This is a predicted structure of an 88-nucleotide RNA (TPP riboswitch aptamer (THI element)) from Priestia megaterium.
Rfam family: TPP riboswitch aptamer (THI element). From the family's description: Vitamin B(1) in its active form thiamin pyrophosphate (TPP) is an essential coenzyme that is synthesised by coupling of pyrimidine and thiazole moieties in bacteria.
The prediction has a mean pLDDT of 76.
RNA sequence: CCACUAGGGGUGCCACCGGCUGAGACAAGUUUUCUUGAUCCCUUUGAACCUGAUCUGGCUCAUACCAGCGUAGGAAAGUGGCAAUGUU
Numbered sequence: 001c002c003a004c005u006a007g008g009g010g011u012g013c014c015a016c017c018g019g020c021u022g023a024g025a026c027a028a029g030u031u032u033u034c035u036u037g038a039u040c041c042c043u044u045u046g047a048a049c050c051u052g053a054u055c056u057g058g059c060u061c062a063u064a065c066c067a068g069c070g071u072a073g074g075a076a077a078g079u080g081g082c083a084a085u086g087u088u
Base pairs, nucleotide, nucleotide: 001081002080003079004078005077006043007042008041009040012020013019014018026037027036028035029034049074050073051072055068056067057066058065
């Protein structure tokens, strides 16, 4: 780095059509932020994702984005293969 198996995770913003950001904003059931499936991302070398947080500063119509919080508290792993290097 790749594959398999297993597991974890989100689904937001604007202003209707529609558009924006993002890897991901989906579909069906259903009546619920629930179940199933799909895409994608992540799995201890763990900022995928959750909590603090209806957080703080900048910026934006807003989300997003940048910085902080953050050496914070949590968070899901095994097997096989390929390649390279070293040693004998």